[in-house]
Context: one part of a larger RNA
Parts: sequence; structure tokens; C1' cells
RNA sequence: CUGGGCGUAUAGGGUUCGUAGGUGGUUUUGCCAUGUUAGAUACGAAAGACCAGAUUGAAUCCUGGAAGGGUAUCUAAAACAGCAAAACUGGAGGAAAACAAAGGGAAGUGGAAUUUUGUAAGGAGGGAUGGUAUCUGAAGAUAUACAAAAGAAUAUCGAUUAGCACAGGCGACUUCCUAGUUUUUUGCUAACAUUGGGGAACUAAAGUGUGGGGAGCAAACAGGAUUAGAGACCCUGGUAGUCCACACCCUCAAAUAUGAGUGUUAAGGGAUAAAAAAAUUUAUUCAGAGAAAGCGAAAGCAUGAAGCACUCCGCCAGAGUAGUACGACCGCAAGGUUGAAACUC
Repeated sequence: CUGGGCGUAUAGGGUUCGUAGGUGGUUUUGCCAUGUUAGAUACGAAAGACCAGAUUGAAUCCUGGAAGGGUAUCUAAAACAGCAAAACUGGAGGAAAACAAAGGGAAGUGGAAUUUUGUAAGGAGGGAUGGUAUCUGAAGAUAUACAAAAGAAUAUCGAUUAGCACAGGCGACUUCCUAGUUUUUUGCUAACAUUGGGGAACUAAAGUGUGGGGAGCAAACAGGAUUAGAGACCCUGGUAGUCCACACCCUCAAAUAUGAGUGUUAAGGGAUAAAAAAAUUUAUUCAGAGAAAGCGAAAGCAUGAAGCACUCCGCCAGAGUAGUACGACCGCAAGGUUGAAACUC
């Protein structure tokens, strides 16, 4: 100097936007000589390694030579990168038309069920379990009918398979506001792109603060069982919570355990849009199975790659100690982010 990896063994950031930075389409002309290419010179200690020689041979040792990543200076070249100018349309964006969808926010409405209350009728159990008991019922329960109230969740359609969303996630109906994708046409802008250290925003559930709400469910808690014991599993109850508004918290097996983007490499099916008389075709997208080449330690992956390549970011380096201690920053708190060492094997 060159050389390793990250689905399951250590390792992809929870997601997106985006600053600096990195990288970057086609054509022509010009410029410079920074990278690049070629040549020359200098440096590149000794020992070692390589070659040759000396010692009768060998080890040891001695002598000489060559090689040497690279660095510097000089000379030359101008293809590529770079810089400048001009142009282009394929990347990207914009405009017009159209479709699909649990995408987001707000307001309103509906039906079934559950619970509670009232009335009627009825008259002894109900409920629960493996079996019991706690519990509930003559102060009339359970079961039944009618009526009313409340809160929460939205059966069928509906899918194990589909759809939408950057991720978290999204499922009754109607209205209003609103983001994005896709397809077709036109042919406007003219590289405006990609990734993204710091940074910003969002981020399930649980939890926190204030104020509401509270039907069902249900941490904690209480009781009954079980058991040697039972702080549990089972049962009867039951409070936070679950719901709403606003403000925090910022974590997860946040998983496809698989970062984003671009190009490229067989076949079939579903969804959306367009074209077509039809068969069908094209574009985008979704899922599964089998599998070619290839890859892989293997199982397996195989056009949504874990194949073949390029660009950028993040991350890993024996196991434990430990995601701990200390410090810093953030938070009302709970805690979060960053993140060691001694020591042991």
C1' cells in the first nucleotide's frame, strides 16, 4: 500500500423532510494542467529478504549488485474527470383530463350487542367450575316482554389472499376540508437529480399533567378455590387505565430481524387505469408457490434478490461486566439519548 462485513452468527438508524458535504444524463466548443497518463532526475540508513562471488564444502560470516510501496522536482500529452460557454430531452418537475382507495382532519347520524333503571307478568333458584366455594336471590333474582339512559366498539359485505399510508398505522354511514399515488394526452421548464453528517417533524402500547367521561374489559387490591406453600394459573368482585380535549413522554421482536436511489437478468395469477370488435396488449402495483442462471456456511433468496453493478448514509470487530457507572443534554416524573473501564473467562 492492498485486502473484511451487517436477513438468521457482532452489525441497517423507527420513519420522513432537508442544510453542509459526497456522487451525478446527452452533444459541441474552449480553457487550465488540480486529479490523470508517460518520461527523466533525486531520496528511499544498516541488517534482513533476492542474485552473484569469497571460504575445500556447509552453518556462521564477509564483499558486491539489483529490487523496492511511495514522495519531491522538471519536461511532455490533453482522452477522461474539472472549469467556462452554448444547446438537447431520455432523469426530475410542472400543466390538462380521468379513475381507484379502512390516506389524514372536523362535524353529524344509524343499527345490533352489553350494562343500568322503570313497568308488567312470573315464583325459586341463578351464576360459576375439572369439581367446589366466595357471590347473587322471597326486600322477588335469573329467564321473558315493553320503555328509557349511558358509554365504548363498528357484525354481515370483508379477503388466510384485496386497498391506502413515509413509518407508527387506517375498517358502520353521510357531509365538509385536505395530502399523495396511478393512467392517458400534450410536449411546457431544461439536469432543476440522488444520498444525506449535524438539524427539524412525525412516532404503537404503556406512562405523566389539567379538565371531562366511565357501559364493557381490567394492572393494583380484596375474597373464594387449588396447593406442602400459591405472593400464580381457575372463579367472584374491583380501582387506576382503556374513551375525549389540550400538553408531555419518544420507547418496542418500531421485523421483511433485509437502509435509500438507479440500471440490469425467464414464466404465470390478483388489483387500478388506458387502448382494442375480440383474443389480448401496455404502464403502475400486490401476494403466493415452484424454480433457471447466479448467490449463500447452510436452511434458503431468486424481477419488492440475500443475483450482477454503481452512488451516498448508518453500523460491526471474542464472551461477560453493560446498554451498567460517570459526565453532558432532554424530561413534571417515570425515564430517554450518548456511553466506558477495572476485573473474570